[in-house]
Predicted 3D model of a 263-nucleotide RNA (Bacterial large signal recognition particle RNA) from Aneurinibacillus sp. Rfam family: Bacterial large signal recognition particle RNA. About the family: The signal recognition particle (SRP) is a universally conserved ribonucleoprotein involved in the co-translational targeting of proteins to membranes. Rfam links the family to the GO terms SRP-dependent cotranslational protein targeting to membrane, signal sequence recognition and signal recognition particle, plasma membrane targeting. It is annotated as a non-coding RNA gene. The prediction has a mean pLDDT of 79. The sequence was found by an Rfam model in a public genome assembly.

Order: sequence, then structure tokens, then C1' cells
RNA sequence: CCGUGCUAGACGGGGAGGUAGCGGUGCCCUGCACCCGCAAUCCGCUGUAGCGGGGUCGAACUCCCUCCCGAGGCUUCACCUUGUGGGGCCGGCCGGAGUGCGUGGCGUUGAAGGCUGGGUCUUGCGCAGCGGGUACUCGUGAACCCCGUCAGGUCCGGGAGGAAGCAGCGGUAAGCGAGGAUCCCGGGUGCCGCAAGGAAGCCUCGCCUGAGCAGACGGCUUCGAUACCGCCCGGAAGGCGCAAGUCGACGGAGGGUGCACGG
Repeated sequence: CCGUGCUAGACGGGGAGGUAGCGGUGCCCUGCACCCGCAAUCCGCUGUAGCGGGGUCGAACUCCCUCCCGAGGCUUCACCUUGUGGGGCCGGCCGGAGUGCGUGGCGUUGAAGGCUGGGUCUUGCGCAGCGGGUACUCGUGAACCCCGUCAGGUCCGGGAGGAAGCAGCGGUAAGCGAGGAUCCCGGGUGCCGCAAGGAAGCCUCGCCUGAGCAGACGGCUUCGAUACCGCCCGGAAGGCGCAAGUCGACGGAGGGUGCACGG
């Protein structure tokens, strides 16, 4: 150095969770790396390891150690989105009061103020009107128990003539309908008239006086309400990383590590 046969060992690993702790089953990530039985109301162990039974490879590109890279997971923090609980003694929005700074309006064709008077207001009377009713007018309206006239027919009479009287016609009563007063009643009726009253408020004629007045919108001050918006506090889910920490597969680099026989 080569060949043969063995042994240590390997035949996936990691994360979270669970556990006094370790590993497994289950979930997730990576990846291709034997089989059977047990196992989340857990299964098996007591520290570097699942337990029990089998199989393959086997001193190496496959085992062990160190370093690098780094998928991915977990924790914290910051920011964003969504939704949620609370806060009215924060701001906005909303309402009230005040002010009269700004805008606009009125004002020497006279503001505000003062005086006399008037109106608005109350009562009484009147007028008008409204509502209801009545006189009255027109129409209709009685088989008989209303009136007039009564055909036909009926009755009395020797006759002449008389009598009652239905229908029809005419008129009318009660009733029905329409109209409707110079009449009656009523009133929370009125751009009306007369009179009496009249504290305050408002409006106004006239006179005096001579420059402001009101407070619509905005501003400012203040009071109040509201969780609608912003904001603050708390908590939840997701995203993001430009942050911190932790574990860390695959991969890469380096180093290390047996036995026996034969040639």
C1' cells in the first nucleotide's frame, strides 16, 4: 500500500409546547435518511438516554469535534392596520350666556334717550259676518175617517123634483223638499265704529336733542352636553424589522479516530 473479516458507531435533524428534567408519539420547519409493537385522560427513562424485538452499512465523501453560512421557530421592543373596553376636568363637532374685535345692516332723508299722545291689551255697546232656527214663498202631498164640485151608479117620490155620495178634477192639513228674511239665539269671528279702563313690555305720530344702534355671521370669554371624529389609558389579532436576544436544520472548511488475519 492492497484484500478479507469484525468492533465502536451510523441508519435523519431542529423549533415550540408538554415535563422536576430527558426522549418519543402529536403540531411546525428543513429534508430524503431501515422495519415491527407501545404512547396526550400520555408511553418509557433518571441525567447526556425513549423502551422491547429484528435488519443493513461499517474506519469513512457516511462516525466524533471545532469554526463559518444560515432556512426556520420562539421571546422582548418599536411602528402600522383592524377591531375592542374606558376617559367629557383634552381638542374638534353641538347648544346656551356674555362681549361688540372683524364682516355686513340701519342711521344727519336724524341713531339712542326724554316728553305728550296713539296702537297693540281688557270690558261694554254697535255694525258686519259666521252657525243654527223661525216668519214667509214655491213645489209635492189624503182610496175612506179634510173641503168644494160631484160623471156613473144608488136611495126617496105617481111625477115634478130632492138626498146621500165613490171614482175623477180642483184646493188644503200633517208631513217631505227647495229657497229664505228688515226676525230670534249663539261665539276664543273681525285690517270696523263709539265709550270707559290701562302696571309693565313692544310698535309708532309729533316735539326736544344730536351720533350712534342692533347683535345676523365669524372671532373671543365662559357654562353645559356628547364617546361621533381626533387624542389619552388598557388589552387582543395580524403585518412589518430598519431592532435586541435565544435555539438552530441543510450546506461548507478544517482537524481527529480502532482491532484481527493474509499478500